[in-house]
Molecule: small-subunit ribosomal RNA
Organism: Owenweeksia sp.
RNA sequence: ACAACGGAGAGUUUGAUCCUGGCUCAGGAUGAACGCUAGCGGCAGGCUUAACACAUGCAAGUCGAACGGUAACAGAUACUUCGGGAUGCUGACGAGUGGCGCACGGGUGCGUAACGCGUAUGCAACCUACCUCUAUACUGGAGGAUAGCCCGGAGAAAUUCGGAUUAAUACUCCAUAACAUCAUGAAUUCGCAUGUUUUUGAUAAUUAAAGCUUCGGUGGAUAGAGAUGGGCAUGCGUCCUAUUAGCUUGUUGGUGAGGUAACGGCUCACCAAGGCUGCGAUAGGUAGGGGGCCUGAGAGGGUGAUCCCCCACACUGGUACUGAGACACGGACCAGACUCCUACGGGAGGCAGCAGUGAGGAAUAUUGGUCAAUGGGCGAGAGCCUGAACCAGCCAUGCCGCGUGCAGGAUGACGGCCCUAUGGGUUGUAAACUGCUUUUAUACGGGAAGAAACCCCUCGAUCGUUCGAGGGCUGACGGUACCGUACGAAUAAGCAUCGGCUAACUCCGUGCCAGCAGCCGCGGUAAUACGGAGGAUGCAAGCGUUAUCCGGAUUUAUUGGGUUUAAAGGGUGCGUAGGCGGAGUAUUAAGUCAGUGGUGAAAGCCUGCAGCUUAACUGUAGAAUUGCCAUUGAUACUGGUACUCUUGAGUAUAGUUGAAGUGGGCGGAAUAAGUCAUGUAGCGGUGAAAUGCAUAGAUAUGACAUAGAACACCGAUUGCGAAGGCAGCUCACUAAACUAUUACUGACGCUGAGGCACGAAAGCGUGGGGAGCGAACAGGAUUAGAUACCCUGGUAGUCCACGCUGUAAACGAUGAUCACUCGCUGUUGGCGAUACACUGUCAGCGGCCAAGCGAAAGCAUUAAGUGAUCCACCUGGGGAGUACGUUCGCAAGAGUGAAACUCAAAGGAAUUGACGGGGGCCCGCACAAGCGGUGGAGCAUGUGGUUUAAUUCGAUGAUACGCGAGGAACCUUACCUGGGCUUAAAUGCAGAGUGACAGUCCCGGGAAACGGGAUCUUCCUUCGGGACAAUUUGCAAGGUGCUGCAUGGUUGUCGUCAGCUCGUGCCGUGAGGUGUCGGGUUAAGUCCCAUAACGAGCGCAACCCCUAUUCUUAGUUGCCAGCGGGUAAUGCCGGGGACUCUAAGGAAACUGCCAGCGCAAGCUGUGAGGAAGGUGGGGAUGACGUCAAAUCAUCACGGCCCUUACGUCCAGGGCUACACACGUGCUACAAUGGCCAGUACAGAGGGCAGCUACCUGGCGACAGGAUGCUAAUCUCUAAAGCUGGUCUCAGUUCGGAUCGGAGUCUGCAACUCGACUUCGUGAAGCUGGAAUCGCUAGUAAUCGCGCAUCAGCCAUGGCGCGGUGAAUACGUUCCCGGGCCUUGUACACACCGCCCGUCAAGCCAUGGAAGCCGGGGGUGCCUGAAGUCGGUAACCGCAAGGAGCUGCCUAGGGUAAAACUGGUGACUGGGGCUAAGUCGUAACAAGGUAGCCGUACCGGAAGGUGCGGCUGGAACACCUCCUUU
Repeated sequence: ACAACGGAGAGUUUGAUCCUGGCUCAGGAUGAACGCUAGCGGCAGGCUUAACACAUGCAAGUCGAACGGUAACAGAUACUUCGGGAUGCUGACGAGUGGCGCACGGGUGCGUAACGCGUAUGCAACCUACCUCUAUACUGGAGGAUAGCCCGGAGAAAUUCGGAUUAAUACUCCAUAACAUCAUGAAUUCGCAUGUUUUUGAUAAUUAAAGCUUCGGUGGAUAGAGAUGGGCAUGCGUCCUAUUAGCUUGUUGGUGAGGUAACGGCUCACCAAGGCUGCGAUAGGUAGGGGGCCUGAGAGGGUGAUCCCCCACACUGGUACUGAGACACGGACCAGACUCCUACGGGAGGCAGCAGUGAGGAAUAUUGGUCAAUGGGCGAGAGCCUGAACCAGCCAUGCCGCGUGCAGGAUGACGGCCCUAUGGGUUGUAAACUGCUUUUAUACGGGAAGAAACCCCUCGAUCGUUCGAGGGCUGACGGUACCGUACGAAUAAGCAUCGGCUAACUCCGUGCCAGCAGCCGCGGUAAUACGGAGGAUGCAAGCGUUAUCCGGAUUUAUUGGGUUUAAAGGGUGCGUAGGCGGAGUAUUAAGUCAGUGGUGAAAGCCUGCAGCUUAACUGUAGAAUUGCCAUUGAUACUGGUACUCUUGAGUAUAGUUGAAGUGGGCGGAAUAAGUCAUGUAGCGGUGAAAUGCAUAGAUAUGACAUAGAACACCGAUUGCGAAGGCAGCUCACUAAACUAUUACUGACGCUGAGGCACGAAAGCGUGGGGAGCGAACAGGAUUAGAUACCCUGGUAGUCCACGCUGUAAACGAUGAUCACUCGCUGUUGGCGAUACACUGUCAGCGGCCAAGCGAAAGCAUUAAGUGAUCCACCUGGGGAGUACGUUCGCAAGAGUGAAACUCAAAGGAAUUGACGGGGGCCCGCACAAGCGGUGGAGCAUGUGGUUUAAUUCGAUGAUACGCGAGGAACCUUACCUGGGCUUAAAUGCAGAGUGACAGUCCCGGGAAACGGGAUCUUCCUUCGGGACAAUUUGCAAGGUGCUGCAUGGUUGUCGUCAGCUCGUGCCGUGAGGUGUCGGGUUAAGUCCCAUAACGAGCGCAACCCCUAUUCUUAGUUGCCAGCGGGUAAUGCCGGGGACUCUAAGGAAACUGCCAGCGCAAGCUGUGAGGAAGGUGGGGAUGACGUCAAAUCAUCACGGCCCUUACGUCCAGGGCUACACACGUGCUACAAUGGCCAGUACAGAGGGCAGCUACCUGGCGACAGGAUGCUAAUCUCUAAAGCUGGUCUCAGUUCGGAUCGGAGUCUGCAACUCGACUUCGUGAAGCUGGAAUCGCUAGUAAUCGCGCAUCAGCCAUGGCGCGGUGAAUACGUUCCCGGGCCUUGUACACACCGCCCGUCAAGCCAUGGAAGCCGGGGGUGCCUGAAGUCGGUAACCGCAAGGAGCUGCCUAGGGUAAAACUGGUGACUGGGGCUAAGUCGUAACAAGGUAGCCGUACCGGAAGGUGCGGCUGGAACACCUCCUUU
């Protein structure tokens, strides 16, 4: 520049990701249907189902100018008894003869997979009425019938028979003929061939005709052309199934004959044995084909309504006749089914023509008008006929167009709906209201085009026919379209949707119900998903739903896919057909490319223009029609042919290699059994045992001899082979590979559907063999069971020979061949003269890596990279490698290989977690080492259970159970019984009246609450009132009622474990990773080093508090060394700050120093120093998160529920019950003790409704006095210990439960139901089974003290305090919990996970099955209508001929056997889906016996075991050897 106008995605597998892969949606379309709704017009369309059956009407007639004639009508004529009758005379014309038409037009899609259709050719192998042209100088003569009419007969009818008579353009004969037909001969032209055209001449034979007439014509005959329409043949194209692989006898061909318009096995006779088929014959199923239509970017896919072309059919089947044309939709004959009429004798019929009816169905219209136009038939014409056609009617069935008003109008009205509700938002300029317009509707008026012809009249040209001009006649639609006037917003909006995809959101109701749903999915009390409402969104006279098709789907991939692991490489080789193929030259031109010609109907699509007001619609012109055929040219490539070449391939020669194969021979070790011997009580086996063997002598040991099988070491990601596979040594035979030489052939090659061969193990057959091992089986164990794992035995088998089977995780899950593409390294076999060196090269076998590829993992010259050729295979999961069929097999079984139904996934790789009866490292009172307990007893306390009117509620593994409760006699109290109150027990606000309320007293009832009465009558004041109080009214109440699974807050636990994250960068398609991993180290993700990471945050640590040392300061209530005073004595006093102590501030500890080790961090040390040494001890402090953990009964709060009660008050009762079980404790069982007497030393706390010194009384609890203290002042204050005595091992001087008596204290009140004291009583219990808990130092153990709550106390509990004061830790194998790294995973609700199979129940589809019932097709035999063809002496006819009879063929019918196919079927097999059924636990982790594949056996079931194989198995601790203890 030219050309081109054209391509969108989303949801859904997962915790998340990438991929594979299916399902679903958004678009367009329809001859549609259904639901809701509906104003108008134009244009189109309208039985897709039963080619089911049809009432009724119509859809094919016409011609008197072919004929005989005259039934009806009209006219005329003459007649008449005026009723009528006569005459075919005229117009006309029923019925009839004859001609033409009826083969068109119209309908339908049964059949048909075919030359049926489409396209392109051919016919030298053909026909063609009507029409046109040309020709004959054709149309001469004769004859006999017959219908009609008339007469008669049969019959119900349809119809039919007989007699007489008659015409023709009906029929027959004769003549005349040709350029007709046929036969023969010759020459010539042409053709691809058979052949044929033309010309010429001859001979012989055969075949014609029709008239009518107004005399103009018209019709007839023959021949030749044309046009039109048809017939036949051929190339190419034209659905599915191979679970249809062989089909065929007129079949294939030839010769001859017949037949046809014509070729031809089209038919027949004879001859030959052919013909078709893997490029799919035959068979079965389905189907009219095309132009086109829908969709799509296109390529394609789907479809074949309306319109056009072709075909086929006309109730079903067969048959011919007539004719130019039919084997004939509204013709004939026959058979069959069905329907109708009937006088029962016999007849009639064919809507898949137009209307219409019934039926079927989800579903599809009027028994309309007209021949006005267009077209058809007949006719000379007028004209007649025409359900063709043109119109109208019905239907939103579709497409197109118009309207339902327009403008203004905000107190943004009322009402509705919503909300954070005195208010706001929205409906919404929407309405009202004002102004304007009048399409449409309604009324009235006007009013077309479509019509031009034929025909008639006039005129002109013309002899006339004829032609031209003018005028006249003709409209179903229709008084329609259209135009005008009037009127007045007047007459006119719905449907679907609103979770995401997908535009559009709120409230109420409902509560896994009712329901929705295209997919994902929604609904179990806060539903934008159900139903309603308000609002919104989309489209609009329509809107949705359903059905179907294409698209999206590159999801069958030519354009344009794949096969290691997702579905998918054949187990391996040889090889046929086929496909593909090295280099050069020449030639050809089949493929290929270009030009030209023909065709590719019209309509349709596209473009321009035009006509209806526009559009849809229509007209016109063009373009396109990508195809087929023919022809001319080009020759690079492919193909063909010929010649040549050597690099592919092969051969030769020389050598090398190996567990390559087959057959034979030989060998030693081991094992078993045997014999003999030695020898004695066990052996064997296991986690532990037992079965078993053994005193009849085993095991063990030695010797000898026998048998079968397998070949240690070498031995190795070694070697060989096509794969399976192959291993002692040796011999024979056979095959292969590699290397070197480059001598020979000259593309001989690659792949390979079918085919053939080989093919582990198991298995099968026959015959051997049989040591060991060892399915099945038996026994013993284990176990809940154990048809298993383990053990003892043991048969088939394993071995050999011959035959079969033909499969494996037959794997590198990777087809074969060729070429190309960075490197490093190991190894095997050769070569380069030699070499253990080095290096090169060829062929193998391995490892690592670049580019590239890949979803990733990974592959990477041995490709999964880049290209080429050929083969095989895949298309969601399950059903299922199943069923049926078929092939193979002795069988087992193998090969091939579906569907119904069902699900929305199934799957691959990788990621983060979690988990593992995986691994590594590490930690913890986790184990171990210790000390003391619990579990046994009695009691206390909590819980469960039971009971009860109530035993209130909550907490329930760890992480509930001396927990909420830090204190239930009443109260508390929430529970039960009974009795009261209803704005209420409290508070606020407003209104009203009152002046009190409280208190005191009284009354009767009562258990009290409650009810009634009396007394009393406040304060301030500006006198209006206010404060306060109760009463009353109203508004707000109240609820320990429910939901902790609606929540806040708080809490437990993992866990004081060391983790959890972020920013930026980097890596990865991504989830995500890195950082945070690795090597060290630590209590610690503590720190160091290394490092694609560098930094940071929350945690750790530190900072805070107590404690251990010390210093400074300050000394009261504390202290008292020194000084003084005083006492019986005491810091008692004056004083003092030294000490203790108090309480404020400092110091001190940091691996700082030393030594060793270490790069460092750090570690080690009985190091030094120090009060303290490596975090000094203790506390507070609890990351991100987990457990829908706990709590609605601390509190708060959403929602729901109750309101004379689920609220509230009161009395009593209950929370304390008691066959039992469990948890946590106390006291004990005694001598390390009990009792008695004496005696010593704390800390931390508490105290005025209190602690109480001291005194008195009491045995005592305590009481009565009295004092100090609002606290370093006063007070409450130790016990174990120590000293002495006694008890002497016992149910005791242990132990104290229980019970009885008497008391004390608190309190309104100790009955249910308090504590304490005292006297008496004196139970169980003598150290606790299985099991289990705490504790690592001032700890355990043991001893007492205090406090909170509280009137008192069931406290032995809880929280603190001090006194005395141990033992042990080798160590990390094991149990539990945790952290990090790694590994596997089918888990992600995360192992309390997932998940398999039988059995039982329900539902669904399906296989088999004795049979039963059909269907289509074929075959044999019998019968055989109509009819063509053939034969024929008797009858008819003069004859031609006919009748009759007969032969072949055949529709149909009958019968027989078999095959195919469908339905159904007692019973039966498996499969799928279902509710929380039963039994086990097979698989996923090493899934607790690694799993899986093939095969065999066994078993309720998953499954187990044997043999061989695979890794798509974890782990390497184990084994072996060495060393140490």